The RNA shown here (Bacterial large signal recognition particle RNA) has 279 nucleotides and comes from a Phycisphaerae bacterium.
[in-house]
C1' cells in the first nucleotide's frame, strides 16, 4: 500500500418561535443531487411509510417506531477563517398615537395694565369727596271717581191699606144706624240717570311742592368742597394673567441608518476516527 466482508456512525445544517429544557412538525436563511435552458439564468427542495399546534416523540445517550441505502472518508466526527441570514441592546433619523406643560422655546387665540394715535366732551367746571331729593316698598291725611246703604224730597194701591166717604145700598114707623164704590186726603212694599252743599261704610291703572318710616347707591337729579382733566375707538411698541397647538417636554408603535454583543448555513483551510479475513 491494495482488494472483500462488516461495525461506529450516517442519509443535511442554521436561526426564529414553542417549551423547565432537548428534537421535530410551523416560519425563514442556506442549497447536496436532479430537471430545463436561448447558456443569462431557471425550477425545485435533502431515501420511503406512520406521528404532529387543542401538538407529536423524548430526558443530558434528549425525536419515536418500521423499512431501505451509504459507510471508515469528498461522504462519518472536531476545530480557525469567511459569512447569507436571524435574534437582542444602544444612538439618531421619518412617520404615526395617546399624554403633559404654558417654568423654558416656537406660534396662534383671547384678555388686562402702561406708552402713541384719532375723535368727542370739559374753567358756562373735568374728576373724586361729601349731603339731600327723586325712581322703589309700608302707611297716613285731603281732594278725586266709583259703589250700595241711611236720610230728606217726589211717586206710589180697581179690590184684598188707613180716613173722610157724594150718590147709591141695608135696617128702622120715624128719629136714627150700618156697611161702603168713585172722588179726594194719606200711607206700605217698590220705584226715581231725584238731592248744585246731607251722613257715615267701601273701593280706586286718579290727583296732591301731603304727613311718617323703611330700602338703595344702578340711574336721574339739587347743594357744598376740590380745580383738569374724563370718556370712546384704534395700535407694526413694551409688561402680565389664560386657553391651545407645535419641529417644546417625556412616553409607545412601525420602518430605515449606524455601532456593539450573539447564533450562524454555503464555502475554504487544518486535524480526528475502526474490525476480520486475504494478497
Nucleotide at each position: 500500500c491494495c482488494g472483500u466482508g462488516c461495525u461506529a456512525g450516517g442519509u443535511g445544517g442554521g436561526g426564529c418561535g414553542c417549551u423547565a429544557g432537548c428534537g421535530g412538525u410551523g416560519c425563514c436563511c442556506u442549497g447536496a443531487g436532479g430537471c430545463c435552458u436561448u447558456c443569462g439564468g431557471g425550477c425545485g427542495g435533502a431515501c420511503c411509510c406512520g406521528c404532529a399546534a387543542u401538538c407529536c416523540g423524548c430526558u443530558a445517550u434528549a425525536g419515536c417506531g418500521g423499512g431501505a441505502c451509504c459507510g471508515a472518508a469528498u461522504c462519518c466526527c472536531c476545530c480557525u477563517c469567511c459569512g447569507a441570514g436571524g435574534g437582542u441592546c444602544g444612538u439618531c433619523g421619518u412617520a404615526g398615537u395617546a399624554g403633559g406643560u404654558c417654568u423654558a422655546c416656537u406660534u396662534g387665540c383671547c384678555u388686562g395694565g402702561c406708552g402713541g394715535g384719532c375723535a368727542g366732551u370739559g374753567u358756562u367746571g373735568a374728576u373724586a369727596g361729601u349731603u339731600g331729593g327723586g325712581c322703589c316698598c309700608u302707611u297716613u291725611g285731603c281732594a278725586g271717581c266709583g259703589u250700595a246703604g241711611c236720610g230728606c224730597c217726589g211717586u206710589g194701591a180697581a179690590c184684598c191699606u188707613g180716613g173722610u166717604c157724594a150718590g147709591g145700598c141695608c135696617u128702622u114707623g120715624a128719629c136714627g144706624g150700618g156697611a161702603g164704590c168713585a172722588g179726594c186726603c194719606a200711607u206700605a212694599a217698590g220705584c226715581g240717570a231725584g238731592c248744585c252743599u246731607g251722613c257715615g261704610a267701601c273701593g280706586c291703572g286718579u290727583g296732591c311742592a301731603u304727613g311718617a318710616g323703611g330700602a338703595u347707591c344702578a340711574c336721574c337729579u339739587g347743594g357744598c368742597u376740590u380745580g383738569a382733566g374724563c370718556u370712546g375707538c384704534u395700535u407694526u411698541g413694551c409688561c402680565g394673567a389664560g386657553c391651545g397647538a407645535g419641529c417644546c417636554c417625556g412616553g409607545u408603535u412601525a420602518c430605515g441608518a449606524c455601532g456593539g454583543c450573539u447564533c450562524g448555513a454555503c464555502g475554504c483551510g487544518g486535524g480526528g476516527u475502526g474490525c476480520a479475513c486475504g494478497g